[in-house]
SAM riboswitch aptamer (S box leader) from Nesterenkonia salmonea, 89 nucleotides, folded computationally. It was read from a public genome assembly, where an Rfam model found it. Model confidence (mean pLDDT): 86 of 100.
RNA sequence: AAACCAUCCAGAGCGACUGAGGGAUCUGGCCCGAAGACGUCGCAGCAACCGGCCUACGGGCAAGGUGCUAACGCCAGAGCCGAUGGGAG
Numbered sequence: 001a002a003a004c005c006a007u008c009c010a011g012a013g014c015g016a017c018u019g020a021g022g023g024a025u026c027u028g029g030c031c032c033g034a035a036g037a038c039g040u041c042g043c044a045g046c047a048a049c050c051g052g053c054c055u056a057c058g059g060g061c062a063a064g065g066u067g068c069u070a071a072c073g074c075c076a077g078a079g080c081c082g083a084u085g086g087g088a089g
Base pairs, nucleotide, nucleotide: 004086005085006084007083008082013043014042015041016040017039021032022031023030025078026077027076028075029074044069045068046067049065050064051061053059054058073081
């Protein structure tokens, strides 16, 4: 890696670069997008899975490892669905 476990209606954006599609896949909708989306980088922030603290049911912390920062995983249906974290070796 695979298995397995947990979560996915809360929360949190600016700048630079880039330049046409993007919102995981298929179908159907709906939406974002040259007044620059998506993406990359920087900074900031959110959260609290790991972490670390406590008198350990639980509570509070946020230096570190991840993650995330339009809309419920955008909605409905589908499927060896997906994403993120933990995880044995």